[in-house]
Context: one part of a larger RNA
C1' cells in the first nucleotide's frame, strides 16, 4: 500500500507517486492605469462668458513593466546531483536605497532653443480566404515611441618659473582603488518629458525673468535582490567487469579566440602525460538528492515520488528571438513520433497547471464557489491571480469518546459483629419485575460562522423501555484468550499460517446454542523492522 465485512458523534486531513514522462475533447489557470506617457471614438457627460488645442469619464490602440516568479511531475542522473564547508585578488547583476553629473560647440556675421523632423496605430474608406487571435492596398493624427540637436549673459577654471607650508588611501595579499600623460574609439551620457499649487521681482508691464513639491528617465560608483563558476570532504548493488583515457583533447605548458568572466571551453603550436586492487573503467538500479520517516536498550536495519532546500523536465532530440534574466515551451523554428479542421489548396496543437475524459492497472476526488485571508505582480489604495482560500467525495492515517445510569422490590453470594433458632451491619451479582430521573443521535423557528453559505460552538420546539435510536469482526485441540454442549456430514465435503482434525459418538469441517479477544472498528495479503 490494496482487499473482505461493518460503521453513531466530535476534531483533523493524506488522496493518478508505484503501472503508461501514455494520449488527451471542453473551459479556466498572465495580466496590468494612476493628479502624473500619448485621446479629436459624439462612445458618453458637466458647465455655459468666451474657448484661440486642453472640464471630466473613457472603449480601442500605441508606449511601458511582467510574463525566468508561481503551481506540476521525478524521465534523466551514481562524484553527476546534493549537503556541510570554501573562493570570485576570477564575472554580471532589472529592481531597492544612498550617492553622482559644467568645458558638449569652436576656419565666429546672420544660426531653431519658448521647443526640432520623419513616420505609424487605434479611426475612417477598399478588398482577399472555406478557414486562424491570417491578412493586404489606400487616407489621417499622436508620444517618455523612432531620431536629430544648442547654450547667449556670468562665473570659475588654466600655462610657466621661484619660494614656502602641508597632504599622500585599503587589503593578509595585487599589474588593487585614486591621480597624471600619449594615442586611439560604427562610444555611452551631458533632460526638446509629465502632474499638482501658484508665488515673488520691475528695466521697459511683455509672449519679460524668477522659483516651490512631486513623477518619469540617462550616465557612473555602491548597496540590495540574486547568478555564474568555485575548494575540501562523503554515495546504493557488482569483478560472471582489470586495465581505461589519448591523432575526432586524453594530461600539461605557451599564444589566440570565444565568454559577464577563469579555464582544453576551442584553434594552433610544443611536451607526454593522466587514472587504477585504498577497485579505476564498465555493466545494474523497482536511483533525484538532503532535511526527514519507521523500528530499535546501544550498535543497527528499512524508507525518503510526496508541501521545506537544490536539481531536472515540459511528446523526443536540435536550434534560437526577445530580455537584467530563458537554450523559455500556457514564445518562436525545423526535424521524429502522434493527432485535429478543411471547400483538398491550405490551417492549427502540446493538461509532468486546475477541474474532467480514455487507456492502464490492487491501486487514487468536483467539469463546484471566491480572492474575504495569505502572498505574488502590474503603469497601481482602484486590476489580476485554478498560486491560494472554502466546500464535495474520501474508514490513508490520527484525536475525543454514545450505544446507558440510578433506586426499589425478588432470589443469591461474600467479609464482619453478636452467636440459640437467628439477628446486625457492610459490599457484591442475576432478573423480558417495577419506578421516575438524565441526555443526547435525529428533526429544527432562530443567532452566530462566512465572500457567500456549509459544518462546529450557541440554541426554542419536538426526540427513549424489548430505551426495536437492536455494534461488528475474527476466533473457541495447541501454540493463544474461549466448549470434549447439540444436530448434520462420514479421509467425501471441507478445515487447517505450522503441528495436526475428517474413515459413523469431529473439542478443530457445515449449524444452532453458549463462551472468549479487540472493538466503531476487526480480519486477510504484501512490502518492511
Nucleotide at each position: 500500500u490494496a482487499u473482505g465485512c461493518u460503521u453513531u458523534u466530535c476534531u483533523c486531513a493524506a488522496a493518478g507517486a508505484u503501472u503508461a514522462a501514455g494520449c488527451c475533447a471542453u473551459g479556466c489557470a498572465u495580466g496590468u492605469c494612476u493628479a502624473a506617457g500619448u485621446a479629436u471614438g459624439a462612445a458618453c457627460u458637466a458647465u455655459u462668458u468666451c474657448a484661440g488645442a486642453c472640464u471630466g469619464u473613457g472603449a480601442a490602440a500605441c508606449u511601458a513593466c511582467g510574463g525566468a516568479u508561481g503551481g506540476c511531475u521525478c524521465a534523466u542522473u551514481a562524484a553527476a546531483u546534493u549537503a556541510g564547508u570554501u573562493a570570485u585578488a576570477g564575472u554580471u547583476u532589472c529592481u531597492u536605497u544612498g550617492a553622482u553629473g559644467g568645458u558638449a560647440c569652436c576656419u565666429u556675421u546672420a544660426c531653431u532653443a519658448c521647443u526640432c523632423g520623419c513616420a505609424u496605430a487605434a479611426c475612417c474608406a477598399u478588398a482577399g480566404u472555406a478557414a486562424u487571435u491570417c491578412u493586404a492596398g489606400a487616407g489621417c493624427u499622436a508620444a517618455u515611441a523612432c531620431g536629430u540637436g544648442c547654450a547667449c549673459a556670468a562665473a570659475a577654471u588654466c600655462c610657466c618659473g621661484c619660494u614656502a607650508c602641508u597632504c599622500u588611501g585599503g587589503u593578509g595579499a595585487u599589474u588593487c582603488a585614486u591621480g597624471a600623460u600619449a594615442a586611439c574609439u560604427c562610444g555611452a551620457c551631458g533632460g526638446a518629458u509629465c502632474g499638482c499649487a501658484c508665488g515673488g521681482c520691475c528695466u521697459u508691464u511683455g509672449u519679460g525673468c524668477u522659483g516651490g513639491c512631486g513623477a518619469c528617465g540617462c550616465u557612473u560608483c555602491a548597496u540590495u535582490c540574486a547568478a555564474a563558476u568555485u575548494u575540501c570532504u562523503a554515495c546504493c548493488c557488482u569483478a560472471u567487469c582489470a586495465a581505461c583515457u589519448u591523432u575526432c583533447g586524453a594530461u600539461g605548458g605557451u599564444a589566440g579566440g570565444a565568454u559577464a568572466g577563469a579555464g582544453g571551453c576551442c584553434u594552433a603550436c610544443c611536451a607526454u602525460g593522466g587514472u587504477g586492487g585504498u577497485g579505476a573503467c564498465g555493466g545494474u538500479u523497482g536511483a533525484u538528492g538532503g532535511a526527514g520517516a519507521a523500528u530499535u536498550a546501544g550498535g543497527g536495519u528499512u524508507c525518503g515520488a510526496u508541501u521545506c532546500c537544490a536539481g531536472a523536465g515540459a511528446g523526443g532530440g536540435a536550434g534560437c528571438c526577445u530580455g537584467a534574466g530563458a537554450a523559455a515551451c500556457g514564445g518562436c523554428u525545423a526535424c521524429c513520433a502522434c493527432a485535429u479542421c478543411c471547400a483538398a489548396g491550405g490551417a492549427a496543437u502540446g493538461c509532468a497547471g486546475c477541474a474532467g475524459g480514455c487507456g492502464c492497472g490492487c491501486a487514487a476526488a468536483u467539469u463546484a464557489c471566491c480572492c474575504a485571508a495569505u502572498c505574488c505582480u502590474g503603469a497601481c489604495a482602484c486590476g489580476g491571480g485554478g498560486a491560494g482560500g472554502u466546500a464535495g467525495u474520501g474508514a490513508c492515517a490520527a484525536u475525543a469518546a454514545a450505544u446507558a445510569a440510578c433506586a426499589a422490590u425478588a432470589c443469591u453470594g461474600g467479609g464482619c459483629u453478636c452467636a440459640u433458632c437467628g439477628a446486625g451491619u457492610c459490599u457484591g451479582g442475576u432478573a423480558a419485575u417495577u419506578g421516575g430521573a438524565a441526555u443526547g443521535a435525529g428533526u429544527a423557528c432562530a443567532a452566530u460562522c462566512u465572500a457567500a453559505a456549509u459544518c462546529c460552538c450557541u440554541u426554542a420546539a419536538c426526540g427513549a423501555g424489548g430505551a426495536u435510536c437492536c455494534a461488528u469482526u475474527a476466533g473457541a485441540g495447541g501454540g493463544c484468550a474461549a466448549g470434549u454442549c447439540u444436530g448434520g456430514u462420514g479421509c467425501c465435503a471441507g478445515c487447517a499460517g505450522c503441528c495436526a482434525c475428517g474413515g459413523u459418538a469431529a473439542u478443530u469441517c457445515c449449524a444452532g446454542c453458549u463462551c472468549u479477544a479487540a472493538u466503531a472498528g476487526c480480519a486477510u495479503a504484501u512490502a518492511u523492522u